[in-house]
Context: one part of a larger RNA
RNA sequence: GGCACAUGGUGGAUGCCUAGGUGUCAGGAGGCGAUGAAGGACGUAGGUAGCUGCGAAAAGCUUCGGGGAGCCGCUACACAGGCGAUAAUCCGGAGAUGUCCGAAUGGGGCAACCCUACCAGCCGAGUGUUGGUAACCGCACGCUGAAUCAAUAGGCGUGCGGGGCAAACUCAGGGAACUGAAACAUCUAAGUACCUGAAGGAAAAGAAAACAACAGUGAUUCCCCAAGUAGUGGCGAGCGAACGGGGACGAGCCUAAACCUACGUUGUGUAAGCCUGCAGGCGUUGCAGCGUGGGGGUCGUGGGACCGUUUGUCGAGGACUGCAGACCUCGAGCGGAGUUACAAAACGUCGGCCUAGAGGAACCGUCUGGAAAGGCGGGCCAUAGAGGGUGAGAGCCCCGUAUGCGAAAGGUCAGGCGACUCCGAGACGGCACCCGAGUACCGCGGGACACGGGAAACCCUGUGGGAAUCUGGGAGGACCAUCUUCCAAGGCUAAAUACUACCUGACGACCGAUAGUGGACAAGUACCGCGAGGGAAAGGUGAAAAGCACCCCGACGAGGGGAGUGAAAUAGACCCUGAAACCGUGUGCCU
Numbered sequence: 001g002g003c004a005c006a007u008g009g010u011g012g013a014u015g016c017c018u019a020g021g022u023g024u025c026a027g028g029a030g031g032c033g034a035u036g037a038a039g040g041a042c043g044u045a046g047g048u049a050g051c052u053g054c055g056a057a058a059a060g061c062u063u064c065g066g067g068g069a070g071c072c073g074c075u076a077c078a079c080a081g082g083c084g085a086u087a088a089u090c091c092g093g094a095g096a097u098g099u100c101c102g103a104a105u106g107g108g109g110c111a112a113c114c115c116u117a118c119c120a121g122c123c124g125a126g127u128g129u130u131g132g133u134a135a136c137c138g139c140a141c142g143c144u145g146a147a148u149c150a151a152u153a154g155g156c157g158u159g160c161g162g163g164g165c166a167a168a169c170u171c172a173g174g175g176a177a178c179u180g181a182a183a184c185a186u187c188u189a190a191g192u193a194c195c196u197g198a199a200g201g202a203a204a205a206g207a208a209a210a211c212a213a214c215a216g217u218g219a220u221u222c223c224c225c226a227a228g229u230a231g232u233g234g235c236g237a238g239c240g241a242a243c244g245g246g247g248a249c250g251a252g253c254c255u256a257a258a259c260c261u262a263c264g265u266u267g268u269g270u271a272a273g274c275c276u277g278c279a280g281g282c283g284u285u286g287c288a289g290c291g292u293g294g295g296g297g298u299c300g301u302g303g304g305a306c307c308g309u310u311u312g313u314c315g316a317g318g319a320c321u322g323c324a325g326a327c328c329u330c331g332a333g334c335g336g337a338g339u340u341a342c343a344a345a346a347c348g349u350c351g352g353c354c355u356a357g358a359g360g361a362a363c364c365g366u367c368u369g370g371a372a373a374g375g376c377g378g379g380c381c382a383u384a385g386a387g388g389g390u391g392a393g394a395g396c397c398c399c400g401u402a403u404g405c406g407a408a409a410g411g412u413c414a415g416g417c418g419a420c421u422c423c424g425a426g427a428c429g430g431c432a433c434c435c436g437a438g439u440a441c442c443g444c445g446g447g448a449c450a451c452g453g454g455a456a457a458c459c460c461u462g463u464g465g466g467a468a469u470c471u472g473g474g475a476g477g478a479c480c481a482u483c484u485u486c487c488a489a490g491g492c493u494a495a496a497u498a499c500u501a502c503c504u505g506a507c508g509a510c511c512g513a514u515a516g517u518g519g520a521c522a523a524g525u526a527c528c529g530c531g532a533g534g535g536a537a538a539g540g541u542g543a544a545a546a547g548c549a550c551c552c553c554g555a556c557g558a559g560g561g562g563a564g565u566g567a568a569a570u571a572g573a574c575c576c577u578g579a580a581a582c583c584g585u586g587u588g589c590c591u
Base pairs, nucleotide, nucleotide: 001590002589003588004587005586006585007584008583009582015576016540017539020511021510022508023507024506025505026504027503028502029500030499031165032164039101040100041099042055043054044053046079049075050074051073061095062094063093064092065091066090070083071082072081106115107114108113116134117133118132119131120130121129122128123126136162137161138160139159140158141157142156143155144154169200170198171197172196173195174194180187184234210217211216221248222247223246224245225244231239232238252492253491254490255436259295260294261293262292263291264290265289266288267287268286273282274281275325276324277323278322279321280320300470302435303434304433306430307429308428309427310426311425313332314331315330316329317328318327334424335423336422337421338420347418348417349416350415351413352412353411354410355409357405363378364377365376366375367374379396380395381385387399388398389397441465442464443463444462445461446460447459451477472487473486474485475484476483527534528533547575550562551561552560553559
C1' cells in the first nucleotide's frame, strides 16, 4: 500500500410524516373610496427584536348577543405584576377612537416632511392650545356683470357629483411582429398580444325595413348538430359560414309626428272671437309662426290623427251668466297590474338565508408492552361504523359525525300577506293630415361580413350628389319583372351566458420538502441591481422536557467522561430513519 471482516466519523439520500400547496365542484359575494380607499411610514406591551393586532382613547374603549372558568396574541413552556361568577379572556353584530403619507385635495415637497391664512372654543393669556375651513373639474341655482343699448362672455357664492384602487370576465377607440406559407410581397399569425376609455355583477345583444320559399317561422343570448359541409383562398398555406333541426331560457314595452291644449314669445290687429240655440254680457281677445310642458299616438292581416254614426252603470263638478243639449274632468263600482323594462316612492308584518353558537347514543375485564386503541373474553349504541386526536391499530375515552334546534343587533330575499300606487274599450263609414332627412339611395375611397373586388348583394362611413309618406319605402346575394316578406333613419328591457382577486363547504387512481406555489420556516424575506427588475436556501428530539441536578478533565471555555431521566440518549437539541461518495480505527491475509 492492497483486499476482507468488524466498528466509527462525515454526509443527508431513502423510508415514514405534514403544518403547506394544487385541481375540481357547489354555495356566497361580486366591490372599496373626499364620512379619505387600496397600500404604506411611524408609533403602540412592565421589560419587546420580528410577526400579528391596534392608533396618542394605540395586543386596545363602549354597547348588544353567544359562551362559562379560566385569562393577560405568536416565535417564547420564563420573570414581575394583575384581571375574572358584580361573568373576565374568547366568538359574533353595532358603535367610538383612528398620528403621518398616499386620489391626497390650504401652499410647497426629495411620500410618510416643511410652511400659511381665516373662523370658533379654552385657559394660568402665550411665538399658547384644541377643533374646523381653505385643491381642481362638471352640473344646477342665485347674485353680479365688459367691449356694447338689450344681451352674452366673465366674476362671486351656495348645493350636489366626480377624481383613486381592484384578479378575471364585458363593450368600445387604437393596434403589432415573430411565426406559417418549408424563401417571400397578397395571405397567415390576428383584430391576437399590447395601449387607452367606459361600465356592471355580469356586460353586450334584443322585440324584424328578420328569415324563408309558394310551405312556413316569429326579439335577443348560450349549447349540440348541420359541418370541416357550402364557399373563400399567391384556389397555396390556410380561413370557414348559413338555412334547417334538437335543447337552455322565456317578456315584452316607451317615444317622434299628425290633432287638441296651457304658458312664454313674435307677427297681425279693434272685431273676425268667447261649444251650439235664445237672452244678457265680455273683449290686449281672436288668428298665425316658433319654443317648452300636458293630453293624444305607436302599427304592417298597415297603423294613427281628424269628421260622422254606434254599443256600458251610478254620483259630483267645470265653462262669461240663466235654461236645454253636447263635451270634458273627478270619484264610486267592476276588472287588471306593479316597483328589473313597460309610471314611481317610502313602508309594515310573517317567513327563508348569512354574520356567534348549543344539544347530541353506546365498554368493561384480562394478557403482552414504557404506553392498549392490539390479542383473548363478555357486552352495548347506531337517522351517528365520515374524519381527526388520545403513549400502538378506539363506533361506545376526547373532539366530532347522523339528526333535529338557535339571533338582542346588522345584512339579504326573485317569497306570502297588508298597505300604497297605476291602468281600463271597440265597431262601421268618410277624408287623405301624420308615420323619425343631409336620412335612404347613387358615385369615389376604405372597413366589416366565412366571402382576399369578385357576378358581390347585405352592413358601417371619409368625401361629393341627393328622394319619397302607403298609389310610399326596404329586402329576398349583380340587375329586371312577377311573387313573397318586412316597415330603416329615436329609445328601454329580466332569464338562459362569461369570469373569480375574496368568503365558506366538500372532494381528488393530485404533490409530499430538489416534489407541491417563488414561498409548509421572520418569503416576495435575505441577498443582487442606480433603476425597471431579479430572487433564494432553510421542515421532523421525545408519548411527555422528564431538555441531563451533582461530580471529573478542560480556560469559571468549546467539547467530552461519569451520574441521573427516558422504552430508547448511536432519541442530547448540528437531535426520527441515517444510503453512497469521502476519511479513520481494530483484526486477519498478501506484497